The RNA shown here (transfer RNA) has 75 nucleotides and comes from a Candidatus Omnitrophota bacterium. Rfam family: tRNA. From the family's description: Transfer RNA (tRNA) molecules are approximately 80 nucleotides in length. By type it is a transfer RNA. RNAcentral holds the sequence, with entries from ENA. Lineage of the source: Bacteria > Pseudomonadati > Candidatus Omnitrophota. The prediction has a mean pLDDT of 81.

RNA sequence: GCCGGCGUAGCUCAUCGGUAGAGCAGGGCUUUUGUAAAGCUCAGGUUGGGGGUUCGAUUCCCUCCGCCGGCUCCA
Numbered sequence: 001g002c003c004g005g006c007g008u009a010g011c012u013c014a015u016c017g018g019u020a021g022a023g024c025a026g027g028g029c030u031u032u033u034g035u036a037a038a039g040c041u042c043a044g045g046u047u048g049g050g051g052g053u054u055c056g057a058u059u060c061c062c063u064c065c066g067c068c069g070g071c072u073c074c075a
Base pairs, nucleotide, nucleotide: 001071002070003069004068005067006066007065010024011023012022013021018055026042027041028040029039030038048064049063050062051061052060
């Protein structure tokens, strides 16, 4: 330099055009003499930034940034 993948809650990941979810972690409650475990419940998001397409974008297109992997040659 070229190609591909990924970026979504504190962490690990779903969702792949129609109001964004789960598990773990966190708060509260129940249970227990108490703790842990278990059960119930609550909160938590400009879906990496910008632009485009669309009635509507996390999703499709372009660009930039970051991370990971692969390939290769001239000067």